[in-house]
Context: one part of a larger RNA
RNA sequence: UGACGGGGGCCCGCACAAGCGGUGGAGCAUGUGGUUUAAUUCGAUGCAACGCGAAGAACCUUACCUACCCUUGACAUACAGAGAACUUUCUAGAGAUAGAUUGGUGCCUUCGGGAACUCUGAUACAGGUGCUGCAUGGCUGUCGUCAGCUCGUGUCGGGAGAUGUUGGGUUAAGUCCCGUAACGAGCGCAACCCUUAUCCUUAGUUGCUACCAUUUAGUUGGACACACUCUAAGGAGACUGCCGGUGAUAAACCGGAGGAAGGUGGGGACGACGUCAAGUCAUCAUGGCCCUUAUGGGUAGGGCUACACACGUGCUACAAUGGCCGGUACAGAGGGCUGCAAACUUGCGAGAGUAAGCUAAUCCCUUAAAGCCGGUCCUAGUCCGGAUUGGAGUCUGCAACUCGACUCCAUGAAGCUGGAAUCGCUAGCAAUCGCGGAUCAGAAUGCCGCGGUGAAUUCGUUCCCGGGCCUUGUACA
Numbered sequence: 001u002g003a004c005g006g007g008g009g010c011c012c013g014c015a016c017a018a019g020c021g022g023u024g025g026a027g028c029a030u031g032u033g034g035u036u037u038a039a040u041u042c043g044a045u046g047c048a049a050c051g052c053g054a055a056g057a058a059c060c061u062u063a064c065c066u067a068c069c070c071u072u073g074a075c076a077u078a079c080a081g082a083g084a085a086c087u088u089u090c091u092a093g094a095g096a097u098a099g100a101u102u103g104g105u106g107c108c109u110u111c112g113g114g115a116a117c118u119c120u121g122a123u124a125c126a127g128g129u130g131c132u133g134c135a136u137g138g139c140u141g142u143c144g145u146c147a148g149c150u151c152g153u154g155u156c157g158g159g160a161g162a163u164g165u166u167g168g169g170u171u172a173a174g175u176c177c178c179g180u181a182a183c184g185a186g187c188g189c190a191a192c193c194c195u196u197a198u199c200c201u202u203a204g205u206u207g208c209u210a211c212c213a214u215u216u217a218g219u220u221g222g223a224c225a226c227a228c229u230c231u232a233a234g235g236a237g238a239c240u241g242c243c244g245g246u247g248a249u250a251a252a253c254c255g256g257a258g259g260a261a262g263g264u265g266g267g268g269a270c271g272a273c274g275u276c277a278a279g280u281c282a283u284c285a286u287g288g289c290c291c292u293u294a295u296g297g298g299u300a301g302g303g304c305u306a307c308a309c310a311c312g313u314g315c316u317a318c319a320a321u322g323g324c325c326g327g328u329a330c331a332g333a334g335g336g337c338u339g340c341a342a343a344c345u346u347g348c349g350a351g352a353g354u355a356a357g358c359u360a361a362u363c364c365c366u367u368a369a370a371g372c373c374g375g376u377c378c379u380a381g382u383c384c385g386g387a388u389u390g391g392a393g394u395c396u397g398c399a400a401c402u403c404g405a406c407u408c409c410a411u412g413a414a415g416c417u418g419g420a421a422u423c424g425c426u427a428g429c430a431a432u433c434g435c436g437g438a439u440c441a442g443a444a445u446g447c448c449g450c451g452g453u454g455a456a457u458u459c460g461u462u463c464c465c466g467g468g469c470c471u472u473g474u475a476c477a
Base pairs, nucleotide, nucleotide: 001477002476003474004473005472007471008470009469010468011467012466013465015461016460019425020424021423022422023421026316027315028314029313030312031311032310033309034307035306042053043052064302065301066300067299068298069297070296073125077124078123079121080120081119082118083117086103089100090099091098092097107114108113127291128290130289131288132287136285137284138280139279140278141276143274148187149186150185151184152183153182154163155162156161167178168177169176193268194267195266196265198236199235200234201233202232203231204230207226211222212221213220239262242256243255244254245253246252318418322377323376324375325374326373327372328371334365335364336363339358340357344353345352346351384415389410390409391408392407393406394405395404431453432452433451434450435449436448437447
């Protein structure tokens, strides 16, 4: 100087408390451990691994296993020889591949040849998701959006070092003020950026409709409508600016006015010096080591989907604030040409047939659901719950056996609110309800977004956890 303390002081955080809803019990989904296996590819392992890499394993992917094949190689550059490239059909085979066979003679040319491509040969080499993240770059997690981390000059000390950065107030903040052997400065904080909440100006189609007519319907026409809503570009607005009080007359805090918004208005992006030899050699790049008729390459089938069990994360429930049936209302944000697909016909349905429109403020996905109105069920393992299983189908796709999703009929398991323990959340948040998208042929209860309905509680900081500043002790570095 740090680190640590079941030392002290001050302060903060959904850290506790106050509340609301869960997990832990059940069934299923998914990831992991373990076990099994020819293989169940590899990585991630307290917080900070475990719906993680994977925004999507039937083949492919695929790295694993078995079998069958290749050896200058699937791919790159260089050399020599041959042939345009390319293409049809047949045979054997699981296929890779092997053999036979048809058509084709192109482009440039100094007529030597050349360019692209294919085959053969030889050698330099290719190739490796092989090892080392404890050799590395890059990227990332974490403490933590915590308020800290440092430097120059000066001063103090023999020196390590200190001071500044401590102190008194204050703040979300090393934020600001005052004091001060310090005076300044840098990286962080804040602001500048995006979005949302209000208004104005400009613009008015594909959007809108106060007026007139018309219509089931802004449906259609007019008003050379754009007023309103909206769209999207530019501005305004919030700064403790104003008033009162407290305070050291400071910084600031408390209350109030006006205002759409008030003291950082809400949300996002943004992550200091560093810590964990944290993670990644399997995104990529890369040193070293290793393989080179194989640890490289191709193909078919299988596996990654196994199952006594254990754990994590979720979904659905156990019901009446509910289930079922009928009627009826209101979103936002996205996506669409190998695409989204209306209307019509058909099927109980998943769907199918046919087909208008749309390269999209125009057309489509697209009826939002919870809600509201009426009916029924009457506390029951039930008209709750839907696992499992049998049968029949639909769709995607060469192909749904291992191993897809969905539909219909039948079946109707566990489950009556969950031990010890444990998690999230402070406002348009939790809880609850549906909708969309990426990936994607098909395949979400996951992920990323969107809106609808919409609470309760916070006395407080004694305690648990984590953190910041000052101080003290130390046999630690």
The part of an RNA shown here (small-subunit ribosomal RNA, 3' major domain) has 477 nucleotides and comes from an uncultured prokaryote. Its Rfam family is "Bacterial small subunit ribosomal RNA". Its family is annotated with ribosome and structural constituent of ribosome in the Gene Ontology. The prediction has a mean pLDDT of 83.